[in-house]
RNA sequence: GCUGAAGUAGCUCAGUUGGUAGAGCACAUUCAUGGUAAGAAUGAGGUCUUGGGUUCGAUCCCCAACUUCAGCU
Numbered sequence: 001g002c003u004g005a006a007g008u009a010g011c012u013c014a015g016u017u018g019g020u021a022g023a024g025c026a027c028a029u030u031c032a033u034g035g036u037a038a039g040a041a042u043g044a045g046g047u048c049u050u051g052g053g054u055u056c057g058a059u060c061c062c063c064a065a066c067u068u069c070a071g072c073u
Base pairs, nucleotide, nucleotide: 001072002071003070004069005068006067007066010025011024012023013022019056027043028042029041030040031039049065050064051063052062053061
């Protein structure tokens, strides 16, 4: 330099013919126990990497940039 993949909650990851996003763990509160752990219920936490474009509408489609990883030269 070229090609490909990935970027979504604190962490690990889902989420498709485009219709305003979820799980597990972790966290907070409550229940329960003589007490702890395990357990149950509820809740909080996201401008979906950034900027444009298409569209009535974009996590999703198109372009560029940034970061990481892999391959080739």

Description
RNAcentral holds the sequence, with entries from ENA. The RNA shown here (transfer RNA) has 73 nucleotides and comes from a bacterium. It matches the Rfam family "tRNA". Its family is annotated with triplet codon-amino acid adaptor activity in the Gene Ontology.